[in-house]
RNA sequence: CUCUUAUCGAGAAAGGUUGAGGGAACAGGCCCGAUGAAAACCUUAGCAACCAUGCAAAAUUAAAUUAAAAUGUGGUGCUACUUCCUGCCCGCUUUGGUUUUACCGGAGUUUAGGGAAAGAUGAGAA
Numbered sequence: 001c002u003c004u005u006a007u008c009g010a011g012a013a014a015g016g017u018u019g020a021g022g023g024a025a026c027a028g029g030c031c032c033g034a035u036g037a038a039a040a041c042c043u044u045a046g047c048a049a050c051c052a053u054g055c056a057a058a059a060u061u062a063a064a065u066u067a068a069a070a071u072g073u074g075g076u077g078c079u080a081c082u083u084c085c086u087g088c089c090c091g092c093u094u095u096g097g098u099u100u101u102a103c104c105g106g107a108g109u110u111u112a113g114g115g116a117a118a119g120a121u122g123a124g125a126a
Stems, first nucleotide, its partner, number of pairs: 002125007013044005021032003026087004045079003049076005058066002083118001088115003091109008
């Protein structure tokens, strides 16, 4: 890098170096940023998705076994705004037109219509 799979509207901070952009790509929006962006590194703190590990119970029982496993530890990850929103398809509401009971357009629908695609993170594979 690629493939498979699960989750993604919850949660959780600051400081130092640095010096202008950033919120995945593109486009349209909307936000953040010299009251210091992003990336990287360092320091301390926190959140809890996955993986690993580890017990105190309990059941059964001759032994064994089954098996959950709070608090914990470790490996990654994360700590503005729903993956910040939208784009593609379908449904629904509304509206215009026509060759009229169908078809073709426009607008809306995430302070909860649905699905996909793409993305992020974990685990596994080659």